[in-house]
């Protein structure tokens, strides 16, 4: 100082208004949101991961496998699918009038992030 163990503490946001109806923040105008690490330059839609769900083993927690949504066009510049300009598109399950915004599983978990550190090299 660095790796690496150890432990702490962080870590996801969103339906205003208005229309049918018995009944919808679920439908219909329309509004609104965008986890994390990379990448010649800032990304929801590029690549890789996490999370949701599924299988099998285990036996209540974990392990492995899997599954895993979306973007163009113009313009600037040495260099942007990431800016800028215009129009677009995505969003797990389970409840409930059909839900990416409500409730719930979840006061979980977790990619990762910042620090600690008397163990190791």
């Nucleotide at each position: 100082g660095u790796u690496c163990g150890u432990c702490u503490u962080c870590a996801g946001g969103g339906c205003a208004g208005g229309g049918u109806g018995u009944a919808a923040u679920u439908c219909c105008c329309g509004a609104c949101c965008g986890g994390c690490g990379g990448u010649g330059a800032u990304a929801g839609u590029c690549c890789g991961c996490g999370a949701c769900c599924c299988a099998u083993c285990u036996u209540u927690u974990g392990a492995u496998g899997g599954c895993u949504g979306a973007c163009u066009u113009g313009g600037u510049g040495a260099g942007a699918a990431u800016c800028c300009a215009a129009g677009a598109c995505c969003g797990a399950u389970a409840g409930u009038a059909u839900a990416g915004u409500c409730u719930a599983g979840a006061u979980g978990g977790a990619a990762g992030a910042a620090g600690a550190u008397a163990g190791a090299g």

The RNA shown here (FMN riboswitch aptamer (RFN element)) has 121 nucleotides and comes from Agrilactobacillus fermenti. It was read from a public genome assembly, where an Rfam model found it. It matches the Rfam family "FMN riboswitch aptamer (RFN element)". The family has 146 seed sequences and 6,230 matches in Rfam 15.1. Lineage of the source: Bacteria > Bacillati > Bacillota > Lactobacillaceae > Agrilactobacillus. The coordinates come from a structure-prediction model, not an experiment, and the mean pLDDT is 82.